[in-house]
RNA sequence: GGGCACAUAGCUCAGCGGUAGAGCAUUGGGCUCUUAACCUAAUGGUCGCAGGUUCGAGUCCUGCUGUGCCCA
Numbered sequence: 001g002g003g004c005a006c007a008u009a010g011c012u013c014a015g016c017g018g019u020a021g022a023g024c025a026u027u028g029g030g031c032u033c034u035u036a037a038c039c040u041a042a043u044g045g046u047c048g049c050a051g052g053u054u055c056g057a058g059u060c061c062u063g064c065u066g067u068g069c070c071c072a
Stems, first nucleotide, its partner, number of pairs: 001071007010024004018055001026042005048064005
């Protein structure tokens, strides 16, 4: 220098162009003599950044940034 993949909640990851979700974690409540476990509810997101397409973009297109891999 060239190519490919990935970037979504604190963590690990889902997510047909039509209201952003699960598990774990955290917090409250229940249960228990207490703790753990278990049950239940809640909190938590500018979907890496900037544009474009579209009635509508996490999703499609372009550029950039970061990370990983491959080629030179």